The prediction has a mean pLDDT of 85. Large-subunit ribosomal RNA, domain VI from a Planctomycetota bacterium, 254 nucleotides, folded computationally. Taxonomically the source falls in Planctomycetota (Bacteria, Pseudomonadati). It was read from a public genome assembly.
[in-house]
Context: one part of a larger RNA
RNA sequence: CGCAGGACGUUUGAAGAGGACUCAUCCCUAGUACGAGAGGAUUAGGAUGGACGGACCCCUGGUAUACCAAUUGCCCCGCUAGGGGCACAGUUGGGUAGCUAUGUCCGGACAGGAUAAACGCUGAAAGCAUCUAAGCGUGAAACCUCCCUCAAGAUGAGACGUCCCCAUCAGCCUCCAGCUAGACUAGCUGGUUGAUAGGCCGGAAGUGUAAGUGCGGUAACGUAUUGAGCUGACCGGUACUAACAGGCGAUCGG
Numbered sequence: 001c002g003c004a005g006g007a008c009g010u011u012u013g014a015a016g017a018g019g020a021c022u023c024a025u026c027c028c029u030a031g032u033a034c035g036a037g038a039g040g041a042u043u044a045g046g047a048u049g050g051a052c053g054g055a056c057c058c059c060u061g062g063u064a065u066a067c068c069a070a071u072u073g074c075c076c077c078g079c080u081a082g083g084g085g086c087a088c089a090g091u092u093g094g095g096u097a098g099c100u101a102u103g104u105c106c107g108g109a110c111a112g113g114a115u116a117a118a119c120g121c122u123g124a125a126a127g128c129a130u131c132u133a134a135g136c137g138u139g140a141a142a143c144c145u146c147c148c149u150c151a152a153g154a155u156g157a158g159a160c161g162u163c164c165c166c167a168u169c170a171g172c173c174u175c176c177a178g179c180u181a182g183a184c185u186a187g188c189u190g191g192u193u194g195a196u197a198g199g200c201c202g203g204a205a206g207u208g209u210a211a212g213u214g215c216g217g218u219a220a221c222g223u224a225u226u227g228a229g230c231u232g233a234c235c236g237g238u239a240c241u242a243a244c245a246g247g248c249g250a251u252c253g254g
Stems, first nucleotide, its partner, number of pairs: 001153001005164007016150004022050006034039001052107005060101004067094005072087006111145003118138004171248004175191005196242003199238005205231003212225005
């Protein structure tokens, strides 16, 4: 820009494109068919696993640059106590969200069509024979479908639902607060008729019993207050702070 009014949301899937298509073991059929024996099936059914792929974080773990605690050396807050800075995040022990695999769940199926090699039926040329010459079957992970994804610029521009009515609505954009999104853009949520982010409150979760004070001990330390104190991302609540402001938007349709 188009899709002959302007929008929002949900969709169909022609033709097409992409993905997937795997392997093994065990049980049973059955020690059956076959075979002198040794050996030992086709097939039907069931189970398990490997590799691969997709999704996810409940479980098991990893990480988690500052969430908690412990601790060494030096410096600083006058000293004690309690803290702060630097030393790879100083080191060590744990660890939420998120992201993750080695963790969890799921997948390959079944079936149909037309076939390859092959096996056949009928059958002449060639009174026989012959799967083939006419005709008709069976038959494979390959082919076309079936399964998953994309897809109406499918200009053949589809369908359904809802909204709008004459200078601004319906709606959209810039901008702003952001994240389920993200290199940028885009997408998504929200913009006071508001829970979008921060703050605050409560909870979860993590760490593991703060400081101060009392008591016991010469002291190191122990003990009570105390599962205390502190806490990034998680779950909810609450307008306290910040979402200010500006623009576009129907000309031939109804």